A computed fold for a 1389-nucleotide RNA from a metagenome, annotated as small-subunit ribosomal RNA. The prediction has a mean pLDDT of 84. Its Rfam family is "Bacterial small subunit ribosomal RNA". Gene Ontology terms of the family: structural constituent of ribosome and ribosome. The RNAcentral record of the sequence draws on SILVA.

[in-house]
RNA sequence: AGAGUUUGAUCUUGGCUCAGGAUAAACGCUGGCGGCGUGCUUUAUGCAUGCAAGUCGCACGGCUCUUCGCAAGGAGAGCAGUGGCAAACGGGUGAGUAAUACGUAAGUAACCUGCCCUCAGGUGGGGAAUAAUCCUUCGAAAGAAGGACUAAUACCGCGUGUGGUCCUUGACCGCCGGGUGAAGGACUAAAGCCUUCGGGCGCCUGGGGAGGGGCUUGCGUCCGAUUAGCUAGUUGGCAGGGUAAGGGCCUACCAAGGCGAUGAUCGGUAGCUGGUCUGAGAGGACGAACAGCCACACUGGGAUUGAGACACGGCCCAGACUCCCACGGGAGGCAGCAGCAAGGAAUUUUGCGCAAUGGGCGAAAGCCUGACGCAGCGACGCCGCGUGAGGGAAGAAGGCCUUCGGGUUGUAAACCUCUUUUCUCGGGGAAGAAUAAUGACGGUACCCGGGGAAUAAGCCACGGCUAACUACGUGCCAGCAGUCGCGGUAAUACGUAGAUGGCGAGCGUUAUCCGGAUUUAUUGGGCGUAAAGAGGGCGUAGGCGGCCUCAUAAGUCGAAUGUCAAAUUUCCCGGCUUAACUGGGAAGGGUCAUUCGAUACUGUGGGGCUUGAGGACAGCAGAGGGAGGUGGAAUUCCCGGUGUAGUGGUGAAAUGCGUAGAUAUCGGGAGGAACACUCGUGGCGAAGGCGGCCUCCUGGGCUGUUGCUGACGCUCAUGCCCGAAAGCGUGGGGAGCAAACAGGAUUAGAUACCCUGGUAGUCCACGCUGUAAACGAUGGGUACUGGAUAUGGGGGGUAUCGACCCCCUCCGUGUCGAAGCUUACACGUUAAGUACCCCGCCUGGGAAGUACGGCCGCAAGGCUAAAACUCAAAUGAAUUGACGGGGGCCCGCACAAGCAGCGGAGCGUGUGGUUUAAUUCGAUGCAACACGAAGAACCUUACCAAGGCUUGACAUGCUGGAAGUAGGAAACCGAGAGGUAGACGACCUGUUGAGUCAGGAGCCAGCACAGGUGCUGCAUGGCUGUCGUCAGCUCGUGCCGUGAGGUGUACGGUUAAGUCCCGCAACGAGCGCAACCCCUGUUGCCAGUUGAUUUCUCUGGCGAGACUGCCUCGCAAAACGGGGAGGAAGGUGGGGAUGACGUCAAGUCAGCACGGCCCUUAUGCCUUGGGCCACACACACGCUACAAUGGAUGGUACAAUGGGUUGCGACAGAGCGAUCUGAAGCCAAUCCCACAAAACCAUCCUCAGUACGGACUGCAGGCUGAAACCCGCCUGCACGAAGUCGGAGUUGCUAGUAACCGCAGGUCAGCAUACUGCGGUGAAUACGUUCUCGGGCCUUGUACACACCGCCCGUCACGUCAUGAAAGUUGGUAGCACCUGAAGUCGAU
Repeated sequence: AGAGUUUGAUCUUGGCUCAGGAUAAACGCUGGCGGCGUGCUUUAUGCAUGCAAGUCGCACGGCUCUUCGCAAGGAGAGCAGUGGCAAACGGGUGAGUAAUACGUAAGUAACCUGCCCUCAGGUGGGGAAUAAUCCUUCGAAAGAAGGACUAAUACCGCGUGUGGUCCUUGACCGCCGGGUGAAGGACUAAAGCCUUCGGGCGCCUGGGGAGGGGCUUGCGUCCGAUUAGCUAGUUGGCAGGGUAAGGGCCUACCAAGGCGAUGAUCGGUAGCUGGUCUGAGAGGACGAACAGCCACACUGGGAUUGAGACACGGCCCAGACUCCCACGGGAGGCAGCAGCAAGGAAUUUUGCGCAAUGGGCGAAAGCCUGACGCAGCGACGCCGCGUGAGGGAAGAAGGCCUUCGGGUUGUAAACCUCUUUUCUCGGGGAAGAAUAAUGACGGUACCCGGGGAAUAAGCCACGGCUAACUACGUGCCAGCAGUCGCGGUAAUACGUAGAUGGCGAGCGUUAUCCGGAUUUAUUGGGCGUAAAGAGGGCGUAGGCGGCCUCAUAAGUCGAAUGUCAAAUUUCCCGGCUUAACUGGGAAGGGUCAUUCGAUACUGUGGGGCUUGAGGACAGCAGAGGGAGGUGGAAUUCCCGGUGUAGUGGUGAAAUGCGUAGAUAUCGGGAGGAACACUCGUGGCGAAGGCGGCCUCCUGGGCUGUUGCUGACGCUCAUGCCCGAAAGCGUGGGGAGCAAACAGGAUUAGAUACCCUGGUAGUCCACGCUGUAAACGAUGGGUACUGGAUAUGGGGGGUAUCGACCCCCUCCGUGUCGAAGCUUACACGUUAAGUACCCCGCCUGGGAAGUACGGCCGCAAGGCUAAAACUCAAAUGAAUUGACGGGGGCCCGCACAAGCAGCGGAGCGUGUGGUUUAAUUCGAUGCAACACGAAGAACCUUACCAAGGCUUGACAUGCUGGAAGUAGGAAACCGAGAGGUAGACGACCUGUUGAGUCAGGAGCCAGCACAGGUGCUGCAUGGCUGUCGUCAGCUCGUGCCGUGAGGUGUACGGUUAAGUCCCGCAACGAGCGCAACCCCUGUUGCCAGUUGAUUUCUCUGGCGAGACUGCCUCGCAAAACGGGGAGGAAGGUGGGGAUGACGUCAAGUCAGCACGGCCCUUAUGCCUUGGGCCACACACACGCUACAAUGGAUGGUACAAUGGGUUGCGACAGAGCGAUCUGAAGCCAAUCCCACAAAACCAUCCUCAGUACGGACUGCAGGCUGAAACCCGCCUGCACGAAGUCGGAGUUGCUAGUAACCGCAGGUCAGCAUACUGCGGUGAAUACGUUCUCGGGCCUUGUACACACCGCCCGUCACGUCAUGAAAGUUGGUAGCACCUGAAGUCGAU
């Protein structure tokens, strides 16, 4: 010191959240020791039990006991009572209290003060009682009553009066309600006890002091105005009473005051302070422990005693509660210390001691003291210590991960050496004590010795913020989460494990406070668009205020004195081993008080000035306001004329009006409202606003002159006035327009937009309302800070015939812009710049400008103005895209113009759906659907049924085994696979006399493993489709911008093209375009050739040719375009290959590869049969047709690309034919497939379901193949369906193209209407870019960015939450009035 979070990204604004510190804490997990602190924050709830205030016999009488004594009596100890002192302190709590409180500084001339200190004086002499005790009585008890006796330092008179108090006279001093002293008068005291006989302790009167209190005053001390008025003893006076004392403190009388916007009154909350926590500070929050003050003591009231109380452990009364009871009556008050119950998240022992410190009493000894000193319990806090130290690599084992190599845990452990804080055992043993004695703590601290690494580590986190990462499990489940957010099968975010990080006897969580938050901004913020300038003015209080001078000293500044308790804080020094803790010293601390001083500024008082402000005089402009009059045009209506069938209205119509005469047109009249042109970012006004002309009344402004007044000024809470439109009240008026309403259209609907009508209203008068995007979204005033230009109103200069130009100046209204400012946009002398003064307003979004309350209003409504709850955003400006039924430019068989189709029929094929044991799987808008599949009878095959196999159909490795081994004919079972069986019978290397031995291959058994068309194309590679062969997509450096980004790549031309040119804060470059490559068209050369050939054609190779090169025109020029020449070809000649950055989580795990997951006698493998060929139906791609531009029959022509040895198969022969028989040639420029077909020439058919069409079916054949039933192709004969050119809609094609015609090839045993190629015949049309679709560039708007298939609003249904209302009902608080009225005090009797 900051960080996260709004966006695709950016800069602001702005809220939320986090990291820090703290706590009287609590909870979870864990827990070795010691020191010092600390411990009911909640029910001021209720309390069992014990203790917490007594003491004095040296005040007094009596009683009991002990001792001495025979006794009297003495001595001692004790007891209740009388009496004295204390009990008003100490201890607890914080309910009440917003001021009878507290803090601070003062006052008391308005007061009191026991015990203590000091000074002066006195202490003489009498009297009457009473408790204790005894007797009697009552009562359950608590207790009480009566009678009798007695003492005092208890009580009462008398004397004395230093004094004191009061009255009268009068002196001095004073801060003037006082003090001192004098004279006279009146009143007023006392108590004794002890003694060593010296005296001591007391008592009475008075003065002074100390300490303690009472009362009073200034200042300070929370929130709410949705609390604005409060007050009758109230405010003051006079008299009296009362008190220690002033005072309405109380009473009577008199007056009518007193307080309040500087916040009275009322409501809420709260003990106040020193201080504590936090903060850089200013501040903010808090007020535990310790200390000062106050208040309270079951609740409320009251007095008594006393120096002191209206009294925590006293009294009386009332009330609530609890307890005892014989029911008649009594007792009690832990907010003292312990303790109990309850409440609560939560807070301790019914401990020891008066040894110390302090207190009460006492002459003293001493007694009492839950104050206090100690101990106990609690990691509740702070502080300190420890749980070992050194060495130790085979980097052990185990765990975890792994790319299987290793890495990590990790010198960590083991092991060796050492130490003993702590622990345990034993021994010694304090200070605290002032001393003659006396130690609770305590056999404690501390010291010495023995023992032994021994007794001692956890908690949280690990996605970013925020230090720390992997594996497995889970699969939007379980769960996490402070915030953003994780989890839907590869989760560093859940759970577990390992590793790591942090802190450590603790660690996390929760709660609360401050900080960060400059997010209430005094220090230190804002208000054009983010929240925020009141609609405008006048003006009161208030705030602020020109120049010179004198005085004063209130503010201000300085100094001194006093005070700001101690503790706390900071610094220094010291004591506990250190620290925490604690002792000493110093410093610091106020908006305080008093005194003295300073006088610049502010204030106050006096005097002056003229520049601020105002006034006078002379001019000027204007839709400024009010009233009265008046004018023409137009609309509508009425009357009359002319005139006839429509008119009106719309995108198109209809409703409406019109033959009862409209519309149109002419003339006359009525009435209301508004003022065309002039008219202008022109004028005037404070704003709202103001527009024909004339008259009257009236406000303000500007300019000029500088002689009058002399600061008279600015702003303005509350207040008052004005205030568009709509609306309201009363009365008029009403032409046009026109909410509501009616009708007609539009539409799915149309309570709208359009049309026909039409009422309030609009107009006038008088009242009310008081709001608007009342906007410049910009409060008013003053001063200062470059300009340019336009315009309105004045003045001056110059010039002139002339105010025609030109220049200067004042006031206004605009535009552009320096500096500056701003998040940016923008603003910029009319500031949003630089400053000052005053006012208003803002503090996340929503709820809400809403509810409640109050005020205003006739009402409508207005003004003022919350909260619960909810979200993590909401917002501003700008950027890049995308989008628009926005704009501009351009392109494409995109439309248009054409040709041929599809969609209707039959059939083929694919798909959906359905069916099925299975109908395997994938592809699904364009960009799936004759697609994967260049060809499912078996195989293919992945599917189904059934039957089999289990190291396996296939690969590699290891271990072991067997010897007629491996292999394997026949035969048998079986659908087959397979099984049984076993004649025969090996191979390679070395070796041996020898198939003798050893090894290999092979076989068997077993272990590793194989295998999977099982899943995930949303884990992937590779490949592919699409936008799109569209012209785009980027980079480096520079420049601009706070930044995202921009520029370059935009403008103007041009192109098929980001193609080229020009220009330019850009200059260059890359991927694309083009070109380079292939085919084709012209031509040359060389070579080749299958009957021959130095030709041609053909095949192959190498070249030439085309480049806007030439001419001309256009464009400013260039690029380029139009035309022409030449040429086979002309402006990329035609075609192909070639596909930028990217998009679609596009397609493919079933072509292949591959991560992860899954199966392993099965999801693997083999086999037979079936299925992929099903069939009500729907779609897609095709074929054949519907016929005469045709069909049939016969005849006659002309191709190219290709293929061929498991092949193509001629010729010949057989058959109607498919085909067959035999077979030549050809490994192919040679032979074969192979007759091309449309075309052409003839004949028949003559418009019909036909001599069109050929589906379907029957029979008979052929071919391939183990095998054509499911389920192939072909032939012949017979059969002869639908169909007569196809709805909405839709496809292809711009030239050798469409269309028509056939041929070939791949796949393939066989099967082609599909696909890929080949040639033959060979058109029509394009005006053009309005529209449809797609695309490119520029621009604009945007609340979209998953990007318009976006975003998003409201109602309803259901559920949940929050808040309000509701007939009422219940409780509380406060006020007023009335009734009853205890104790007590005062008075009367």